Transfer RNA from Micavibrio aeruginosavorus, 76 nucleotides, folded computationally.
The prediction has a mean pLDDT of 82.
The RNAcentral record of the sequence draws on ENA.
It matches the Rfam family "tRNA".
[in-house]
RNA sequence: GCCGUCGUAGCUCAGUCGGUAGAGCACGUCAUUCGUAAUGACGGGGUCGGGGGUUCGAAUCCCUUCGACGGCACCA
Numbered sequence: 001g002c003c004g005u006c007g008u009a010g011c012u013c014a015g016u017c018g019g020u021a022g023a024g025c026a027c028g029u030c031a032u033u034c035g036u037a038a039u040g041a042c043g044g045g046g047u048c049g050g051g052g053g054u055u056c057g058a059a060u061c062c063c064u065u066c067g068a069c070g071g072c073a074c075c076a
Stems, first nucleotide, its partner, number of pairs: 001072007010025004019056001027043005049065005
């Protein structure tokens, strides 16, 4: 320098023929218990790495950029 994969809630991830964002764990409240844990119920939390574009509508498509990982090339 070139190519590829990935980047979504605190964490691990799902959601990719575009239709307006979810699960588990964690966290909070309540119930249960003498109390804790466990269990059960309810709840808060992200506009999808950043920017731009296409579209009535974008996490999903296009461009650009940043980061992580891998491969290839170069190393006079």